[in-house]
RNA sequence: CGGGCCGUAGCUCAACUUGGUAGAGCACUCGGCUGUAGACCGAGAGGUUGGGGGUUCAAAUCCCCCCGUCCCGA
Numbered sequence: 001c002g003g004g005c006c007g008u009a010g011c012u013c014a015a016c017u018u019g020g021u022a023g024a025g026c027a028c029u030c031g032g033c034u035g036u037a038g039a040c041c042g043a044g045a046g047g048u049u050g051g052g053g054g055u056u057c058a059a060a061u062c063c064c065c066c067c068g069u070c071c072c073g074a
Base pairs, nucleotide, nucleotide: 001073002072003071004070006068007067010026011025012024013023020057028044029043030042031041032040050066051065052064053063054062
């Protein structure tokens, strides 16, 4: 320098293929249970979907540019 994968909650990942309410587990908070704690049960909070722009009635999803991690080639 060229090509490719990936980036979504604190962490690990779904949802993208086929555009249509942003989800799960763990962790966290509160409550129940318990002599206490853990486990278990119930509830809750937590997201400008890496950044910007475009297409569209509507974008995590499609298109373009940029940033970062990793891989391959020179």
This is a predicted structure of a 74-nucleotide RNA (transfer RNA) from a Candidatus Heimdallarchaeota archaeon. The coordinates come from a structure-prediction model, not an experiment, and the mean pLDDT is 81. It matches the Rfam family "tRNA". Rfam classes the family as a transfer RNA. The organism belongs to Candidatus Heimdallarchaeota, within Archaea.